[in-house]
Context: one part of a larger RNA
Molecule: small-subunit ribosomal RNA, 5' domain
Organism: uncultured bacterium
RNA sequence: GAAUCAACGCUGGCGGCGUGCCUAACACAUGCAAGUCGAACGCGAAAGUCCCGCAAGGGAUGAGUAGAGUGGCAAACGGGUGAGUAACACGUGGGUGACCUGCCUUCGAGCGGGGGAUAACGUCCCGAAAGGGACGCUAAUACCGCAUGACAUCCUGCCUUUGAAGAGGUGGAGAUCAAAGCUGGGGAUCGCAAGACCUAGCACUCGAAGAGGGGCCCGCGGCUGAUUAGCUAGUUGGCGGGGUAACGGCCCACCAAGGCGAAGAUCGGUAGCCGGCCUGAGAGGGCACACGGCCACACUGGCACUGAAACACGGGCCAGACUCCUACGGGAGGCAGCAGUGGGGAAUCUUGCACAAUGGAGGAAACUCUGAUGCAGCGACGCCGCGUGAGCGAUGAAGCCCUUCGGGGUGUAAAGCUCUUUCGACGGGAACGAUAAUGACGGUACCCGAAGAAGAAGCUGCGGCUAACUACGUGCCAGCAGCCGCGGUAAUACGUAGGCAGCAAGCGUUGUUC
Repeated sequence: GAAUCAACGCUGGCGGCGUGCCUAACACAUGCAAGUCGAACGCGAAAGUCCCGCAAGGGAUGAGUAGAGUGGCAAACGGGUGAGUAACACGUGGGUGACCUGCCUUCGAGCGGGGGAUAACGUCCCGAAAGGGACGCUAAUACCGCAUGACAUCCUGCCUUUGAAGAGGUGGAGAUCAAAGCUGGGGAUCGCAAGACCUAGCACUCGAAGAGGGGCCCGCGGCUGAUUAGCUAGUUGGCGGGGUAACGGCCCACCAAGGCGAAGAUCGGUAGCCGGCCUGAGAGGGCACACGGCCACACUGGCACUGAAACACGGGCCAGACUCCUACGGGAGGCAGCAGUGGGGAAUCUUGCACAAUGGAGGAAACUCUGAUGCAGCGACGCCGCGUGAGCGAUGAAGCCCUUCGGGGUGUAAAGCUCUUUCGACGGGAACGAUAAUGACGGUACCCGAAGAAGAAGCUGCGGCUAACUACGUGCCAGCAGCCGCGGUAAUACGUAGGCAGCAAGCGUUGUUC
């Protein structure tokens, strides 16, 4: 000098764009953050209003609505954090002849015929609650057989490519595995009707391919300590098996005795990695905030279930610590989601608005949900832009300071005169973002009008380095200080004043990096 997720002191007009718990991965009150589908399915209120009735009560409507339940898809995305991790975690380049892939796209084929249950519901019981049990009823795109079934899978030949088939092609006899309906339209035939039936769309089943996504493996690369020198028993390899989507000591039985290491094993410390960011002429050094990619984690530790995918932040089970409820028998919870609270700290924001846009989930759609997101709020935290007025105006007012007392400085500065009105404030109009409807932002940006210099300057420094000097006070005191050093009676170095220098809505200080 540059930089900063900064903080502190003094000061502070406006706008735009960014950015804001670096500390306790400390504990959390409250609200919200993941639902949706009635075009899969059965059930099904109430208030209110009207009618009947002396009343009790009944009926109609509300309404097949609200609602919960079965079922499907989503909930593995999106959002947060950086604890752990020195590792194929990440980066980069490859491999998979060892693999998977819901939704989406393309292509091929199919969608026949049956069955038994079960929630909801009803009756009853247990419990303070959370919840649970018994009996009875019922539906489905829920569940289970059967049929059909190939270019699928298994078995078994041959051929091709290959170093090597679990790849491709072509045979064989067998074996194995499917499915579900819903909505709209039609009206010839059948049917009392519902409908059958035909047709279109959506859904469903099997297969082939694609796209996108992922799993696994390998080469190379990026911290520190030798005051850590030896480490290792599933350890290293083999054979056989289990397991997985898949290779593999991943796991197991048996066999062998290996494997790693001064080119630093093992152990210890530190740390998420990268694109990037800062600095620097570069080489290099430093950093890992925001934004983007990957990874890991979700009170702590472990485990599996469901599923195309999880060993699953707002799912489950077990154990632990903590908090809460309790009728003491037993239960409930997890903000490293968005706000917000306490605490820690030098220090870091609103318990805001909206789904209008973009994107996501569900749905045929209307639409619903979305603290993702879009916006607004707070903070000079940063960067950028603008303003705090312009012209004229005296050998030069007053005040203040200095003085050799003559004068000099502040200083065209002020006053005064002539103008302007950016920004702000006031009044009026008013968008784009959505090409037809739909705008949170927002009566915002922007435009117009009227008023009036009106509402808007500080901070640090002035001994040398380093730009800028005098007076007074103080008297090695009080104090200053980045280094050198100032101060003990004329201090340009302390304090104050005047003047001056620098930067400016900031200026200094401190921390950190180059």